[in-house]
Molecule: Glycine riboswitch aptamer
Organism: Pelagibius litoralis
RNA sequence: UGAUCCCUUGCGGGAGAGCCCGGUCUGGCCAACAGACCGGCGCCGAAGGAGCAACCGCCCCGGAAACUCUCAGGCAAAGAGGACCGCAAGGGGGAG
Repeated sequence: UGAUCCCUUGCGGGAGAGCCCGGUCUGGCCAACAGACCGGCGCCGAAGGAGCAACCGCCCCGGAAACUCUCAGGCAAAGAGGACCGCAAGGGGGAG
């Protein structure tokens, strides 16, 4: 001087699945409709969580997925969230 890599932050992209049924409450022209809550059935997987495992290791044991399960979360649009990807800055680190 300084790469791969790791962490944080910011920006951009970012899927899937019922505008389902019933009840209660609120608003309301006491109708329609809208929202919240509760219950029911159906569904989704890419926060988190759990399980198996290829594989890896210091091989007792441990680490392990975008696979699997759906506890959690989510299921019109909008909004929120969103694994992961890209770019930038800061920090760590130190191959060359």